[in-house]
Context: one part of a larger RNA
Molecule: large-subunit ribosomal RNA, half B
Organism: Candidatus Omnitrophota bacterium
RNA sequence: CUCUCGCUAAGGAACUCGGCAAUCUAGCCCCGUACGUUCGCAAGAAGGGGUGCCUUUGGUAGCAAUAUCAAAGGUCGCAGUGAAAUGGCUGUCGGGACUGUUUAGCAAAAACACAUGUCCCUGCUAAACUCAAAAAGAGGAUGUAUAGGGACUGAGACCUGCCCAGUGCCGGAAGGUUAAGAGGAGAGGUUAUCUGUCGCAAGACAGAGAAGCUUCGAUCCAAAGCCCCGGUAAACGGCGGCCGUAACUAUAACGGUCCUAAGGUAGCGAAAUUCCUAGUCGGGUAAGUUCCGACCCGCACGAAAGGUAUAACUACGGCAGCGCUGUCUCAGCGAGGGUCCCGGCGAAGUUGUAGUGGUGGUGAAGAUGCCACCUACCCGCAGUCGGACGAAAAGACCCCGGAACCUUUACUGUAAGCUGGUAUUGAAUUUUGGGGUAGUAUGUGUAGAAUAGGUGGGAGGCUAUGAAGCCCUGGCGCUAGUUAGGGCAGAGCCGACAGUGAAAUACCACUCUUACUAUUCUAAGGUUCUAAUCCUGCCUUCGGCAGGAGACAAUGCCAGUUGGGCAGUUUAACUGGGGCGGUUCCCUCUUAAAAAGUAACAGAGGGGCCCAAAGGUACCCUCAGUCCGUAUAGAAAUCGGAUGUUGAGUGUAAAGGCAUAAGGGUGCCUGACUGUGAGGUAGACAUACCGAGCAGACACGAAAGUGGGGCUUAAUGAUCCGGUGAUGGCUUAUGGAAGCGUCAUCGCUCAACGGAUAAAAGGUACUCCGGGGAUAACAGGCUUAUCGGGCCCGAGAGUUCACAUCGACGGCCCGGUUUGGCACCUCGAUGUCGGCUCAUCCCAUCCUGGGGGUGGAGAAGCUCCCAAGGGUCCUGCUGUUCGCAGGUUAAAGGGGUACGUGAGCUGGGUUCAGAACGUCGUGAGACAGUUCGGUCUCUAUCCACUGUGGGUGCGAGGAUUCCUGAAGGGGAGCUGUCCUUAGUACGAGAGGACCAGGACAGAGGAACCUCUGGCGUACCAGCUAUUCCGCCAGGAGUAAAGGCUGGGUAACUAUGUUCCUUUAAGAUAAGCACUGAAGGCAUAUAAGUGCGAAGCUGACCCCAAAACUAGGAAUCCCUUCCGCUUUUAGCGGAUGAAGGCUCGUAGGAGACUACUACGUAUAUAGGGCAUAGGUGUAAGUUCUGUGAGGGAUUUAGCCGAAUGCUCCUAAUAAGCCGAUCGA
Repeated sequence: CUCUCGCUAAGGAACUCGGCAAUCUAGCCCCGUACGUUCGCAAGAAGGGGUGCCUUUGGUAGCAAUAUCAAAGGUCGCAGUGAAAUGGCUGUCGGGACUGUUUAGCAAAAACACAUGUCCCUGCUAAACUCAAAAAGAGGAUGUAUAGGGACUGAGACCUGCCCAGUGCCGGAAGGUUAAGAGGAGAGGUUAUCUGUCGCAAGACAGAGAAGCUUCGAUCCAAAGCCCCGGUAAACGGCGGCCGUAACUAUAACGGUCCUAAGGUAGCGAAAUUCCUAGUCGGGUAAGUUCCGACCCGCACGAAAGGUAUAACUACGGCAGCGCUGUCUCAGCGAGGGUCCCGGCGAAGUUGUAGUGGUGGUGAAGAUGCCACCUACCCGCAGUCGGACGAAAAGACCCCGGAACCUUUACUGUAAGCUGGUAUUGAAUUUUGGGGUAGUAUGUGUAGAAUAGGUGGGAGGCUAUGAAGCCCUGGCGCUAGUUAGGGCAGAGCCGACAGUGAAAUACCACUCUUACUAUUCUAAGGUUCUAAUCCUGCCUUCGGCAGGAGACAAUGCCAGUUGGGCAGUUUAACUGGGGCGGUUCCCUCUUAAAAAGUAACAGAGGGGCCCAAAGGUACCCUCAGUCCGUAUAGAAAUCGGAUGUUGAGUGUAAAGGCAUAAGGGUGCCUGACUGUGAGGUAGACAUACCGAGCAGACACGAAAGUGGGGCUUAAUGAUCCGGUGAUGGCUUAUGGAAGCGUCAUCGCUCAACGGAUAAAAGGUACUCCGGGGAUAACAGGCUUAUCGGGCCCGAGAGUUCACAUCGACGGCCCGGUUUGGCACCUCGAUGUCGGCUCAUCCCAUCCUGGGGGUGGAGAAGCUCCCAAGGGUCCUGCUGUUCGCAGGUUAAAGGGGUACGUGAGCUGGGUUCAGAACGUCGUGAGACAGUUCGGUCUCUAUCCACUGUGGGUGCGAGGAUUCCUGAAGGGGAGCUGUCCUUAGUACGAGAGGACCAGGACAGAGGAACCUCUGGCGUACCAGCUAUUCCGCCAGGAGUAAAGGCUGGGUAACUAUGUUCCUUUAAGAUAAGCACUGAAGGCAUAUAAGUGCGAAGCUGACCCCAAAACUAGGAAUCCCUUCCGCUUUUAGCGGAUGAAGGCUCGUAGGAGACUACUACGUAUAUAGGGCAUAGGUGUAAGUUCUGUGAGGGAUUUAGCCGAAUGCUCCUAAUAAGCCGAUCGA
C1' cells in the first nucleotide's frame, strides 16, 4: 500500500448518476392501527408498552409426574429475545393485474406466459392442422364443435366510435377473357397427269395440278383463375385543408368553400409517446432540466398491434420523507490475509539487436536512437504508473471486395394447393347443346283477287282412293289469314290468259330463313346399377363371405392458375469518406498556358428535332438604326429622302463565318441521285469525317458551270435476334422445298447512351470473412473562412467637446481554446463525454500589489499600463461540460497540456446483443427521437519519478568527529474584519478617506500528544447460551477470526495543542523625477543620477562536496623485529596500529539494507520490586434474608506497552578487514 473485517468525536446523505455500500430494525406477549378496496385485503400498516432472577398465591391440562398461564411482593446489572439466529418504515407516480417463465456464460424486465374476450378454420372411412428425400405411416385422438387447430388481446370494472375506396379473405349457375385437349375450315410443300413454248427427235423450260404423304392450322366446344358484382375491419389498414365571423382585445358556438372510402368519437394527453422544451401555472425545496397536480398549442395519443381508471402483488422504473449510519465534511486507530525479508518449489504473456536521459528543433506532420544545447560516477532493492503512439485481440465503428441469413407487390424458378384433360374406367336410362342425314312446316312493305322466300323447269295439274262449301279441335300468326286432323257434304277446284308488280302464282326440282319430327355422331348434365377401385366387419385367414362407398374417390401423365412455403440470384459507377442530392451520350464557348490535345461535383448554355422548302439552279435585291418630311398616326404601323461596313439577318445553343453575301426575293426544278472513289484528317480500336475524278441518268443556266440536301459544327445506338421487299449465291443421296446468304429497309430514353440478361428490389444493431489509415468518426498535423484578441482611420453620441467613456463604414495584424476545410501518421486497434484524484504551464489579470487618465469632491466606480507570488467557495437541478437558481466571498479569471489525467478510479451519458413508445417503411427493419436493462483485463522489462542501499572515485597514507556552501536544488509566499488616526481631510448634506499604527479572524501548512476526544484483538469489570474441570462454590473453552456489553494505560492520531505565512537589503517594471546636450530653447536620456510593486535576487526553512573546481577544521594511528640481496634501497617472513566490520541485546529506526542505543568497566532487552495509571471493591470467611441477593473484611483484587530502581537471565566467545610516514 492492498483485500476482508471491528470501532469512531461533532455533524447526519452535505457523498453520488442514484443512500451504491454499510448501519438501523428484528423473537415472543399485550395495546393499538389510516387512506383505499374487487370487502378477500391493505396489516406484522404505522406507533407504543412488556420481557432476567427470587418468593408467595391462584388458575388451566393431566390419575400423576409434569407442563403452562396470571397476579402480588421482592431483587441485580449500563444493558434481561443480555450471545447466536432474527422485517427498517412511510407517502406518491409510471409499467405489468396476479403465482409463474426467459437471453446455461454481461440484459430477470415494462419482455414471454397466464386465466378472460373475440375472430377464423374443422362434421371425422381420410377433421382442420402438423411431421414425413417419396410413400407407407404417425401425431391431432382411442378425442368429435361445451371438441381440436390458428390469430389477436391479456384478471375483474366502464367501454370498444367512423371508413369496405386500396390489399386480403368469403360468396356469386349471368357476362368478358382464358390452357392442355378435342376438332380440322383452310393454307403451304411434293407431283401422277395435263397445257403452253422451243426442238427433226431425244428432250428442255414454264404454268396449272388429283390422290397419297407431309408441314402449319381458323371459327366452334373447353375448368379454375383474373376482370366483374356483393359481403367482411376484435381482417391488413385508414380516420383532412383553406377562408371569414360576436359591442375592447382575444377566441369562435356560427357560416362559406375544396377534397375524401371516411375525415379521430369516448377517454387520456409535454405522456415509457412533446421536437421546439428546462412549455406555462401550481405544489414540494433556501434553491428542483428530475418528481407530483393542472392547462391543451397531441412536431407525431386514441379505442382488443385495445382506450381509460383501478384494490392486491413486484429482487421492475421515477420522486419524496422519517429513522439510521464513515457515503461524505475528513479521516484515525485496531485485527487477520497478501505485499516485504529468509528457506523450498517455480510459471506465463512479451521480446529486431540494445551501452535505452531532458529541452528546443527536425522529420510519414507527437524522437531514448537525427541536429543543437543542457544534464548525468558504476550497480541494485522497494515503490508510483507519465511515456515506450505499452501488452492482449490481422478494428466489431467507417469504407471497399466477398459471404451469410432475413424481407417483399425485385427477377426467375419450385414443393404444396386449386382446376381441366386423359389412363386405370364399366353398364343402363334420361335431359340438353352442336353438327350431319331424311321429312314436314314456315315466309304479310306498296300495288295486286291476296301472307308472292329465291332460282330454274313448266301448259297443264288435282279430284268418287271424294272437289267446292259448312261445322268442331290443335299449331303458327303481322288478327288478315294460313296449316293439320276429324265430321257433314257429294262434283268440282286451280293454273295458263288478263291485270298489278322489281318479281306471277297450278304442278315439279333444287335451295335460303325460322321451326318441328325421326335418326345418327359428338359434347355436357341428371338418375340408377355393379364388376374395377376404396373402406369396414366376420370366418374355417397363402383364402373366402357379408356390408358400405362406387366408376366418384385415389394415383400416374399433360395443362392453366395460385404459390417468399422453399430455392438460386440481382439490387451500377463517379463522389474532396459513404449516404442523400447531382451526374453518366452528343453540340458550343471559357478554363486551355498563340499548333493539336488537355482535368475537376470548375464557369456558362444547348440537343434527343425541323424543312417538300427552310433543298438545287439562274437572275435580282440589301439590312438594323438614326435624322428630316408626311391625314387620322402617338416614341413606335405605312410612304418618301438622306445617312448607314454590318450594330440586322442566318429554323433552333454558342462560337467561327457571311454584304462578292452563306442574308432577302422571283422563275424553273428534285443532285434530299445510282455505281464507284485517287488521296487525306481524327482515333488504341471500333469507327467518324473530308474528298477531286470516272461511269450512268438528270435539274437549272445562253454559257462557263453548279448540284451526291440544308452557312458550319448537335439532333444519336455496335452486335445478336426477328420482320418486310428485292435477289443472279448455298440447299446434308438426287430434284424440289424448308432454311440460310447478299442488297435495301424496319423494330432499342439498350439515356448507367462501347449497349453484362429477353427477364432482377430491399434489410441486417444477430451478423461473418478478406482488406484499407488508398477512406470517415477521436486525437495530433497544415490552414484560419468562422471564432477570440489587438492596432489604424474617426462618421457619429457624449448639453458644448471625435478620442473620460462608447465608436459606424472600412483597413492592417496576432492567437490557434470554437464550428469548419484538407485527409498527412495511426484501421496486424492512438479507448470516446462527464465526474473523482493529482496536477503543471500561459497571460489576453477575477482578487490581492504598483501606477496614468477620468464626464475622479469624498466614498464607490469606469478605462488603460505594469505585474502570474499566492489565492480563486458550498449547495439545489440535470449524465452533463455549460447553464439557471439559493447562500457566501477579497475573488468565486480565461485558456493549454491527446477537448491533461481509464496499464490511476468511476461508467451516469454515448455506442453491441433484450424490451417498449411515437414516427417512417407493404415488410425485413430504421430514427444526432425517447425509455428501462446491460462483463472496464494486465504480476511493470526499459525510460521517467519517489525513496533506500552496495561499489568506486575524490593529484597524493589510514581513520574518528564536526563544519562551510551567494555551488546547486526544493519549500514557503494568501486575504479579510475591527480599532486608533478620525466622524478628521472632502462634502450643502447624505456620506466619508489616503498615509501611518495596532488587534482579531478565515483558509493553507508544519510539528506535537499536556489538555479535549478517537482507537486501543485481551488491561479491568459485567452478561447470556452451552461444554468441561466429579458436584456446590470458583473457574476455563466456544458462540466467523475480541461471543456481547461498559470502561480504558502506552503508542498512533484530529476534530485537540503549539507554531508559520515576518522583515532588513539589492536590482528593476509601468510610472514619477534631477541635471542635460544633439537641436543657443525645450526635453527624465543621448553621457550621468535618483525614486518606484504581493513580482526578481537575497533574507526565512529543508536537502546538499559525485560542487569531477569532488571543499574546510580538530583529533587519533603507523618510524618495530628476522632473513636474503644488487645495502640511503629492494624482496620474503613475523608483528597486525588508530579504527571498522561480522556477531549479540534492543529501539523513539526500519520492507531488506541502512540509522540509533548498548554489549559485563553493562541498565540494551527480559524478569523482579516500587510508583503512576486503568478497572471499580476479588476469592475466602463471617453476618443478614425463605430466596434472588445484600453488608463487612476492602478505594479491594487484578493489571500490556509508562516512570524509577535492581545484574536474577541474555548481550559470552570468537573471527575478519585495516600499514608501516605516504606521486